[in-house]
Context: one part of a larger RNA
RNA sequence: GAGUAACGAUAAGGGGGGUGAAAAACCCCCCCGCCGGAAGAUCAAGGUUUCCUGCGCAACGCUAAUCGGCGCAGGGUGAGUCGGCCCCUAAGGCAAGGGUGAAAACCGUAGUCGAUGGGAAGCAGGUUAACAUUCCUGCACUUCUUCUUACUGCGAUGGAGGGACGGAGAAGGCUAGGCCAGCAGGGCGAUGGUUGUCCCUGUUUAAGGUAGUAGGCUGGGAUCUUAGGUAAAUCCGGGAUUCUAAGGUCGAGAACUGAUAACGAGUACCUAAGGGUGCGAAGUGGUUGAUGCCAUGCUUCCAAGAAAAGCUUCUAAGCUUCAGGUAAGAAGGAACCGUACUGUAAACCAACACAGGUGAUCAGGUAGAGAAUACCAAGGCGCUU
Numbered sequence: 001g002a003g004u005a006a007c008g009a010u011a012a013g014g015g016g017g018g019u020g021a022a023a024a025a026c027c028c029c030c031c032c033g034c035c036g037g038a039a040g041a042u043c044a045a046g047g048u049u050u051c052c053u054g055c056g057c058a059a060c061g062c063u064a065a066u067c068g069g070c071g072c073a074g075g076g077u078g079a080g081u082c083g084g085c086c087c088c089u090a091a092g093g094c095a096a097g098g099g100u101g102a103a104a105a106c107c108g109u110a111g112u113c114g115a116u117g118g119g120a121a122g123c124a125g126g127u128u129a130a131c132a133u134u135c136c137u138g139c140a141c142u143u144c145u146u147c148u149u150a151c152u153g154c155g156a157u158g159g160a161g162g163g164a165c166g167g168a169g170a171a172g173g174c175u176a177g178g179c180c181a182g183c184a185g186g187g188c189g190a191u192g193g194u195u196g197u198c199c200c201u202g203u204u205u206a207a208g209g210u211a212g213u214a215g216g217c218u219g220g221g222a223u224c225u226u227a228g229g230u231a232a233a234u235c236c237g238g239g240a241u242u243c244u245a246a247g248g249u250c251g252a253g254a255a256c257u258g259a260u261a262a263c264g265a266g267u268a269c270c271u272a273a274g275g276g277u278g279c280g281a282a283g284u285g286g287u288u289g290a291u292g293c294c295a296u297g298c299u300u301c302c303a304a305g306a307a308a309a310g311c312u313u314c315u316a317a318g319c320u321u322c323a324g325g326u327a328a329g330a331a332g333g334a335a336c337c338g339u340a341c342u343g344u345a346a347a348c349c350a351a352c353a354c355a356g357g358u359g360a361u362c363a364g365g366u367a368g369a370g371a372a373u374a375c376c377a378a379g380g381c382g383c384u385u
Base pairs, nucleotide, nucleotide: 013031014030015029016028017027018026032382033381034380035379040362041361042360043359046342047341050340051075052074053073054072055071056070060068061067080141081140082338083337084336086119087118088117092113093112094111098107099106100105122139123138124137125136126135142334143333144332145331146330147329148328149327150326151325152324153319154318158314159313160312161311166301167300168299169298172294173293174292177288178287179286180285181284182203183202184201185200186199187198188196204262205261208257209256210255215250216249217248218247219244220243221242222241223240224239225238226237228236229235263283266279267278268277269276270275302305348357349356364376365375366374367373
């Protein structure tokens, strides 16, 4: 220079009360404003205690601070079903033997790892200051082991089926959700009107079980035979004969049940004014309607669109009063790890509480073709001078 520039989005603040040494900024109430395909809600990654409570204000916070993602202390993450671990494999990695090389090493078979993919099973309500598909209540489901009873050809690392898959397009059936009416409870206006075809609020409930619908796919059964499926096969594939006109399988949703339960506007009592305890009405119909479900469906196109296991079935070796298998019943088991909080951000990546960057899911109302745009709901904020 200079008490100058600056104090990090022009979404916006105002009033009252409280606390306190001190209040523009903290807490409570009222009004106002902003976002609302987000500036709301839920996950993944990353962070790693930042979460909740009490006590503090030196430093950190671009100002003050009684406040805080700050300091100190205490507390907090509960699982057979969510995710991992586990079983299975992809790209890719490693790689016994093997090949190459002077060597280091490189390549690579069997194999073994490796999810971003395939594989059993849970919903609704309640509860904490802080966790909940984990705790509690109610109602479910899966799988394994052992035992009992009854019946019985069982058996794999092998065969077969299945799992099992592309792009685009169109039509249909539904549901979530929305809206309207009806119903229930409440209201009658501080200012002219408002007992009315008026106003406000509510009208909510899952998985599972029973049965198998709209619809999709496929004709179905029996007998015989067989150069194929590396051996075998009653299985699969090929062939023949015959009977039959429906049978099988997948499959949303709806219905009934679950539910004589829960929730529920409101209301009574208590209150250390935060809340707690109890009672509890109506809980129906219509319409609209998805980008969600049926659907890995259907039609169509050419560039022809993973694998393996679980699963079903067949036999080989073998075992065949045993073992094993099937069905029912009973008893028991289901370990370990993650689970707080943030997560379009002041908690991640950017030296900062940085106008930048950051994958997925949900998607209310009015107007609208619309996830545009405008205004609003739930919810969240007014961006720390």